[in-house]
RNA sequence: UGUCCGAUAGUGUAACGGCAUCACGCCAGUCUUCAGGACUGGAGAAUUGGGUUCGACUCCCAAACGGACAA
Repeated sequence: UGUCCGAUAGUGUAACGGCAUCACGCCAGUCUUCAGGACUGGAGAAUUGGGUUCGACUCCCAAACGGACAA
RNA backbone atom coordinates (compact mmCIF):
# COMPACT_ATOMS: atom_id res chain seq x y z
C1' U A 1 0.00 0.00 0.00
C1' G A 2 -3.76 -3.49 -1.75
C1' U A 3 -7.63 -7.44 -1.10
C1' C A 4 -10.99 -9.79 2.14
C1' C A 5 -13.66 -10.43 6.85
C1' G A 6 -15.93 -8.42 11.40
C1' A A 7 -18.88 -4.93 14.49
C1' U A 8 -26.23 -5.34 17.18
C1' A A 9 -28.57 -3.83 25.27
C1' G A 10 -23.77 -4.97 30.70
C1' U A 11 -22.41 -10.17 28.22
C1' G A 12 -23.47 -13.72 24.35
C1' U A 13 -26.67 -14.24 20.04
C1' A A 14 -30.61 -14.04 15.82
C1' A A 15 -33.10 -11.46 12.06
C1' C A 16 -35.59 -12.61 3.43
C1' G A 17 -35.51 -4.53 2.59
C1' G A 18 -41.19 -4.09 6.48
C1' C A 19 -42.61 -2.90 14.84
C1' A A 20 -34.59 -5.18 16.25
C1' U A 21 -35.13 -11.79 18.52
C1' C A 22 -33.77 -14.80 22.42
C1' A A 23 -30.85 -16.22 26.75
C1' C A 24 -28.03 -14.67 31.00
C1' G A 25 -27.59 -10.29 33.86
C1' C A 26 -30.32 -5.55 35.96
C1' C A 27 -34.97 -3.16 38.17
C1' A A 28 -40.05 -3.65 40.30
C1' G A 29 -44.04 -6.72 42.03
C1' U A 30 -46.37 -11.59 43.75
C1' C A 31 -45.59 -16.47 46.28
C1' U A 32 -42.03 -17.81 50.03
C1' U A 33 -40.69 -16.45 57.81
C1' C A 34 -35.78 -14.79 55.36
C1' A A 35 -32.49 -16.44 51.62
C1' G A 36 -32.52 -19.33 47.35
C1' G A 37 -36.05 -20.59 43.76
C1' A A 38 -40.57 -19.88 40.72
C1' C A 39 -43.98 -16.55 38.21
C1' U A 40 -45.46 -11.67 36.16
C1' G A 41 -44.06 -7.02 34.31
C1' G A 42 -40.33 -3.27 32.97
C1' A A 43 -35.77 -0.49 31.45
C1' G A 44 -31.75 -1.13 28.29
C1' A A 45 -28.64 -2.04 21.78
C1' A A 46 -27.33 -1.10 15.25
C1' U A 47 -19.00 2.23 14.84
C1' U A 48 -19.50 7.22 12.23
C1' G A 49 -21.12 10.18 7.95
C1' G A 50 -23.48 10.18 3.25
C1' G A 51 -26.42 7.67 -0.83
C1' U A 52 -30.45 4.28 -3.00
C1' U A 53 -35.48 3.10 -1.52
C1' C A 54 -42.31 4.33 0.27
C1' G A 55 -39.22 1.86 3.88
C1' A A 56 -32.08 0.02 5.47
C1' C A 57 -28.83 -3.92 10.99
C1' U A 58 -29.56 -5.63 5.87
C1' C A 59 -27.89 -2.77 -0.53
C1' C A 60 -23.95 1.11 -2.36
C1' C A 61 -19.82 4.86 -1.17
C1' A A 62 -16.29 7.03 2.25
C1' A A 63 -13.84 7.26 7.10
C1' A A 64 -12.14 5.35 11.82
C1' C A 65 -11.47 0.68 14.66
C1' G A 66 -10.24 -4.86 15.14
C1' G A 67 -8.51 -9.24 12.42
C1' A A 68 -6.55 -12.40 8.15
C1' C A 69 -3.72 -12.55 3.68
C1' A A 70 -0.43 -10.48 -0.21
C1' A A 71 3.49 -7.22 -1.40